[in-house]
RNA sequence: AACUUAUCAUGAGUGGUGGAGGGAAUGGCCCGAUGAAACCCAGCAACCGGUAUGUAUUAUCAUAUGUAUAUUUGGUGCUAAAUCCUGCAGCGGAAGCUGAAAGAUAAGGG
Numbered sequence: 001a002a003c004u005u006a007u008c009a010u011g012a013g014u015g016g017u018g019g020a021g022g023g024a025a026u027g028g029c030c031c032g033a034u035g036a037a038a039c040c041c042a043g044c045a046a047c048c049g050g051u052a053u054g055u056a057u058u059a060u061c062a063u064a065u066g067u068a069u070a071u072u073u074g075g076u077g078c079u080a081a082a083u084c085c086u087g088c089a090g091c092g093g094a095a096g097c098u099g100a101a102a103g104a105u106a107a108g109g110g
Stems, first nucleotide, its partner, number of pairs: 003108006013041001015040003021031003027085002042079003047075002049072009083102001088099004
C1' cells in the first nucleotide's frame, strides 16, 4: 500500500517564527501581503489508553469482562466555509432529499 469496523452539520487563536501559497482528486466556488504552507506555543475533542464513581454478568470473596457518567499528566487527531459544494445512482416538475463511491481520522488484525 491493501483489509475490517466506527465516526465525519458540535467544538477550538486578535499568539510567536516564517514569507507565497492553500482548500485530496474533477468541475466550481473560495481563503491568502489586513500574511498562505510549514514549525512552535496555546486550545478543542474524547477514537485508544489512564483514573474515579455507578451498574450488569460470572464468582464464596478478591477479581475479571461489559456498560454509563465524569475527568485528562499518556498515544493520535483536529483548530475558514457540512468532508466548502460537486462528480455516481435512485426519487422529484423544480427546489431538494436519500444512498453509494472517493477521502480523512481512530481502532483492530496481518
Model confidence (mean pLDDT): 80 of 100. SAM riboswitch aptamer (S box leader) from Clostridium vincentii, 110 nucleotides, folded computationally.